Predicted 3D model of a 125-nucleotide RNA (FMN riboswitch aptamer (RFN element)). The model forms 100% of the base pairs in the Rfam consensus.
RNA sequence: UAAUAUUCUUGAGACAGGGUGAGAUUCCCGACCGGCAGUUAUGAUUUAAAGUCUGCAAACCGCACAGCGGCCGACACGGUGAGAUUCCGUGACCGACGGUAAAGUCCGGAUGGAAAAGGAGAGAA
Numbered sequence: 001u002a003a004u005a006u007u008c009u010u011g012a013g014a015c016a017g018g019g020u021g022a023g024a025u026u027c028c029c030g031a032c033c034g035g036c037a038g039u040u041a042u043g044a045u046u047u048a049a050a051g052u053c054u055g056c057a058a059a060c061c062g063c064a065c066a067g068c069g070g071c072c073g074a075c076a077c078g079g080u081g082a083g084a085u086u087c088c089g090u091g092a093c094c095g096a097c098g099g100u101a102a103a104g105u106c107c108g109g110a111u112g113g114a115a116a117a118g119g120a121g122a123g124a125a
Stems, first nucleotide, its partner, number of pairs: 001125001004122001006120005017029003031105002033095002035056004051093002060070004075091005097108003
């Protein structure tokens, strides 16, 4: 310096205001939110940099269930530039399951779990 295994911690946000109604944060007007990793946008350094690109996770479904398989939403136009579907501008669009007046935002499974990030002490070579 460091393969590798162990262990600990962290690991998701959001209906203001109004309308109808017996009843809706669920309908209507309007408001608000954006997990993890990657990426020729690179800056003096640190830090930061995509919900809609690529991949992953959760959820959901199945099975012979320490696991494996399936399923898994949504973007255009313009600008700058050598280079951007990531920046800037404009206008759009998307969001598991169960409950309940029909829910991305309320309640619940969940004091759960994961992608992953960081720390600690070991440590082959």
Its mean pLDDT, the model's own confidence on a scale to 100, is 78.